[in-house]
Context: one part of a larger RNA
RNA sequence: UUGGGUUUAAAGGGUGCGUAGGCGGGAGAGUAAGUUCGCUUUUAAAGCCGGCCGCUUAACGGUCAGGUAGGGGGCGGAUACUGCUUUUCUUGAGAGGGCUCGGGGCUGGCGGAAUUUGUGGUGUAGCGGUGAAAUGCAUAGAUACCACAAGGAACACCGAUCGCGUAGGCAGCCGCCAGGGCCUUUCUGACGCUGAGGCACGAAAGUGCGGGGAGCAAACAGGAUUAGAUACCCUGGUAGUCCGCACUGUAAACGAUGCAUACUCGGUGUCGGCUCGUUAGAGCCGGUGCCUGAGGGAAACCGAUAAGUAUGCCACCUGGGGAGUACGCCGGCAACGGUGAAACUC
Numbered sequence: 001u002u003g004g005g006u007u008u009a010a011a012g013g014g015u016g017c018g019u020a021g022g023c024g025g026g027a028g029a030g031u032a033a034g035u036u037c038g039c040u041u042u043u044a045a046a047g048c049c050g051g052c053c054g055c056u057u058a059a060c061g062g063u064c065a066g067g068u069a070g071g072g073g074g075c076g077g078a079u080a081c082u083g084c085u086u087u088u089c090u091u092g093a094g095a096g097g098g099c100u101c102g103g104g105g106c107u108g109g110c111g112g113a114a115u116u117u118g119u120g121g122u123g124u125a126g127c128g129g130u131g132a133a134a135u136g137c138a139u140a141g142a143u144a145c146c147a148c149a150a151g152g153a154a155c156a157c158c159g160a161u162c163g164c165g166u167a168g169g170c171a172g173c174c175g176c177c178a179g180g181g182c183c184u185u186u187c188u189g190a191c192g193c194u195g196a197g198g199c200a201c202g203a204a205a206g207u208g209c210g211g212g213g214a215g216c217a218a219a220c221a222g223g224a225u226u227a228g229a230u231a232c233c234c235u236g237g238u239a240g241u242c243c244g245c246a247c248u249g250u251a252a253a254c255g256a257u258g259c260a261u262a263c264u265c266g267g268u269g270u271c272g273g274c275u276c277g278u279u280a281g282a283g284c285c286g287g288u289g290c291c292u293g294a295g296g297g298a299a300a301c302c303g304a305u306a307a308g309u310a311u312g313c314c315a316c317c318u319g320g321g322g323a324g325u326a327c328g329c330c331g332g333c334a335a336c337g338g339u340g341a342a343a344c345u346c
Stems, first nucleotide, its partner, number of pairs: 003318004007300002012314001014201004021194003025089007033082002035078009048067002050064005092191001093188003096184006104177003108174003111155001116150007126137002163170002206247006215241002220236004258313006266291011295302002319346003328339004
């Protein structure tokens, strides 16, 4: 609870597509459902308003062939707005053509650096590690250096205050697929916006089956530290991290800011395209940053990428704890996820 809100106080759904629904551009005609006006009928009594009356007053009550809001029905009128039907338009939306941009996605292949391991060689007593050490490795030849080989994972420099993607996210090189922007104004002619349910996507960790395993590394073991040290530091090290298929469906999934459209000063970078220009640069459109005006805001701050001014639609909040818990239901192999209270207490 017809209110006010949602960057940070409680509150924007993780993201997209889209069903129902809600909302919807300019002009003409028709209709008259909504809307509006008149008449009429109905809406028991009580009620409400007015007059009079009764209890000492009032509340309360009685009475009037007084009145009345609002609702429903019928008839007739109006036509600005909304709806419906129809004709039409191009600026919203989409399509075509041209130019171009990116670390957008997918898949197979290729490349070099580095780590590790193995083999061979050179070589000898230490190496490693720390605040200092020790565990550990090493005369069965380690560390170091050279050559070759194997294997896995990640792609230095470029690299950015950068770019792309709806979000999650995306970076070596080549192949395949999709997308955005700008220019043109050739075509369609409102085809649009939002979107409860629904469907799809969704980091990391985790799960199932099969592979793979270099480095790193929960757990675990040992060495230190310490009063203790189930830690921080060190030496090892298994899941995992990687690939395929299938699940999970969460996050500080953040801009802690839903989407769309219109409008409202300037300054300064930068990315893509276009126009003009001799370079310099200027302008337009689309992104991405910073500073700032009006305005907004509790302030911090926001400020054409709004948190300003408005409209449409969705989601969500309503004191703290109890609690994102219990119970039920739905989903999941499980872990757990979704929905989501109350008693009690301050």

RNAcentral holds the full RNA, with entries from ENA and SILVA. Predicted 3D model of a 346-nucleotide part of an RNA (small-subunit ribosomal RNA, central domain) from Algoriphagus sp. JJ018. It matches the Rfam family "Bacterial small subunit ribosomal RNA". Its mean pLDDT, the model's own confidence on a scale to 100, is 89. Lineage of the source: Bacteria > Bacteroidota > Cytophagia > Cyclobacteriaceae > Algoriphagus.